This is a predicted complex of two RNAs, RNase P RNA and transfer RNA, with 416 nucleotides together. It holds a member of the Rfam family "Bacterial RNase P class A". The coordinates come from a structure-prediction model, not an experiment, and the mean pLDDT is 78.
C1' cells in the first nucleotide's frame, strides 16, 4: 500500500414480541398455566441509484426535459423476435438488445515504488467564454529590443561619425500572463522567420504485425503544428411515462347541508405542452361527522412501542449503530482484532 | 415511512448563462447637541454549512456529507 474476514464467546437463571401444538375452567365470549420454534446489521443508516409490486386510457404517439457515453466479460431483472407447452392467466427454451453496479484490460494523470484516481463520445460541425495583467487572448500581435530607409540636432580642420523624429521589415531575444501559434542545432538573411535542412515530439492518411477488442509497435506519404474549455450552450449515439405501501384494495361506524365556478360545444383523469384515449361528474370555500379493523406484509415483523437483563468463566472491556413493503447496489460512520500478498 | 425546499457579515436578504462578494438594520469612530435620540461623514466585520472534483480560476457547475424547514394518511 492492496485484498479478505470477525465485530464479544460460552453456561445458568429471569424476562419481551410473533407463530404452532395440545391440556384445564367456561354454554359462549374469553381466561389460566405449559411445551416447541423464530426473533436486527455489516452497515438495518443516508434515501443517492436500479428494480419488483400497486394505481393512473388499454400505459399510447410527438415535442420539451433528464440520465449515460474507452474495450471485453458478468449482473438483480426488463425486453424485441422465433420455437414449444397450456382452455386461459401464463410458463419453458434459443439468438440478440438494455440495465444500477462489479471484475479484468487499454489510454491519461499522480507517486520513488507497491499502488491510487479518472463524468474516458465529439473542440479540423456551429455559437460562446478566458477576469486582472499585457502592445496583442486565436489564422492575433510591434511595448522594449533588432534591422533597413529617411532625417539631420550635434561633433570634427576635413574625410567622416551621428541623437531625436518619420516610414517600413522582423515573432530569434526581453517583459505580461494559467495560456503568446512545435523543440534543439545548422544553413540562410539587412535583421529574422519551417524560409530551407537534420534529429526529436506531435497530427492526418495508408499499409503491415500483435491483440476478441479498446489499443500498441513499425514502414511509407503529406503538410510543417493543428491551443484551452462540452461537470458552457450544443452535436452524435443509447435509454427513460408519472406517482409512490401515507401506493392500493376490502369492511365497519358516523353526519346536514349551503354558496359559487367548470362540464356531453367533452370537464376530471393527464403529470411542462400538443395529439390521441376515456365518458359524467368535477373543483373552491363555509359547516357537520369519523380518525377503527383486515389485506398488501414476509421462517423477525407489529402497534411506528419486542429482539433484553443478572451472575460465573474466558478473550482482556466491545466501536458505529437498531428493521417498518421487499430486493439488488452505491456512499457514509465504526473501538478493537485476525489472515494473505506487495513496496 | 415517502416526497420536496433552503444554508452567504451579529440579524434579514441580494448576487449564481464562472472572473478581486454587496444592501438594509446592528457595531465602532468623528461631527452636531448642555446631554441623549434622530441626522450627516467615515470605518470594521465573510473558512459563501463541511469535504472532494471539473476548470487557468468555483458562492455559482458536478459528487458526497451535515443541519434546518415544509408537504402527503
Nucleotide at each position: 500500500c492492496a485484498g479478505g474476514c470477525c465485530g464479544g464467546g460460552u453456561g445458568a437463571c429471569c424476562g419481551c414480541g410473533g407463530g404452532c401444538c395440545a391440556u384445564c375452567c367456561g354454554u359462549a365470549a374469553g381466561g389460566a398455566g405449559g411445551g416447541c420454534u423464530c426473533g436486527a446489521g455489516g452497515a438495518a443508516a443516508g434515501u443517492c441509484c436500479g428494480g419488483a409490486c400497486a394505481c393512473c386510457a388499454c400505459a399510447g404517439g410527438g415535442c420539451a426535459g433528464g440520465a449515460c457515453g474507452c474495450u471485453g466479460g458478468g449482473a438483480a431483472g426488463c425486453u424485441c423476435c422465433g420455437a414449444g407447452g397450456g382452455c386461459g392467466a401464463c410458463c419453458u427454451c434459443g439468438u440478440g438488445g438494455c440495465a444500477a453496479c462489479c471484475c479484468a484490460g487499454g489510454c491519461g494523470g499522480c507517486g520513488a515504488a507497491a499502488g491510487c484516481c479518472g463524468a474516458c463520445g465529439g473542440a479540423a460541425a456551429g455559437u460562446g467564454g478566458a477576469a486582472c495583467a499585457g502592445a496583442a487572448a486565436g489564422g492575433a500581435g510591434a511595448c522594449c529590443g533588432c534591422c533597413g530607409g529617411u532625417g539631420g540636432a550635434g561633433g570634427g580642420a576635413a574625410a567622416c561619425c551621428g541623437a531625436a523624429g518619420c516610414c517600413g521589415g522582423u515573432a530569434a531575444g526581453g517583459g505580461u500572463g494559467a495560456a503568446a501559434c512545435g523543440g534543439u542545432g545548422g544553413g540562410g538573411u539587412a535583421a529574422g522567420a519551417g524560409c530551407c535542412c537534420a534529429c526529436c515530439a506531435g497530427c492526418g492518411g495508408u499499409c503491415g504485425u500483435g491483440g476478441u477488442g479498446a489499443c500498441a509497435c513499425g514502414g511509407c506519404c503529406g503538410g510543417c503544428u493543428a491551443g484551452c474549455u462540452a461537470a458552457a450552450c450544443c452535436c452524435c449515439g443509447u435509454c427513460c411515462g408519472g406517482u409512490g405501501c401515507a401506493a392500493g384494495g376490502c369492511g365497519a361506524a358516523g353526519c346536514a347541508g349551503g354558496u359559487c365556478c367548470c362540464g356531453u360545444u367533452g370537464a376530471c383523469g393527464c403529470g411542462g405542452c400538443c395529439c390521441g384515449c376515456c365518458g359524467a361528474g368535477g373543483g373552491a370555500c363555509c359547516g357537520g361527522g369519523u380518525a377503527c379493523g383486515c389485506c398488501g406484509c414476509a421462517a423477525a415483523g407489529a402497534g411506528a412501542g419486542a429482539u433484553g437483563g443478572u451472575c460465573g468463566c474466558c478473550c482482556a472491556c466491545g466501536a458505529c449503530a437498531g428493521a417498518a413493503u421487499c430486493c439488488g447496489g452505491c456512499u457514509u460512520a465504526c473501538a478493537g482484532g485476525c489472515c494473505u500478498g506487495c513496496u | 415511512g415517502c416526497c420536496g425546499g433552503a444554508g452567504u457579515a451579529g440579524c434579514u436578504c441580494a448576487g449564481c448563462u464562472g472572473g478581486u462578494a454587496g444592501a438594509g438594520c446592528a457595531g465602532c469612530u468623528g461631527a452636531u447637541u448642555u446631554g441623549u435620540a434622530a441626522u450627516c461623514a467615515g470605518c470594521u466585520g465573510g473558512u459563501c454549512g463541511g469535504g472532494g472534483g471539473u476548470u487557468c480560476g468555483a458562492u455559482u457547475c458536478c459528487c458526497u456529507u451535515c443541519u434546518c424547514c415544509g408537504g402527503c394518511u